[in-house]
Molecule: Glycine riboswitch aptamer
Organism: Phaeobacter sp. J2-8
């Protein structure tokens, strides 16, 4: 000095899906019915160090959501840890 493989920070982008009654009225509560992209569960390609393990944007919805806000898996910058190489 260089690396976007892992982790953290910031930074912008980020979708889905209701209605109805009540009521102390922007919040709450009850019935049904929705939706997946927090988190979790489950198969399962596929993969190792093959005894066993690791595994999804797939699947269920137990949590969450279903004006907006907050949230948000992923991306796109940037920095930093940290390892290896020279």
């Nucleotide at each position: 000095c260089g690396c976007a493989a892992c982790u953290c920070a910031g930074u912008g982008g980020g979708a889905g899906a209701a209605c109805c009654g009540g009521u102390u009225u922007c919040g709450c509560c009850g019935g049904u019915g929705c939706c997946g992209a927090a988190g979790g569960a489950g198969c399962a390609a596929c993969c190792g160090c093959c005894c066993c393990g690791g595994a999804a944007a797939c699947u269920c919805u137990c949590a969450g959501g279903c004006c907006a806000a907050c949230g948000g898996a992923c991306c796109u910058c940037u920095g930093a840890u940290g390892u290896c190489g020279a």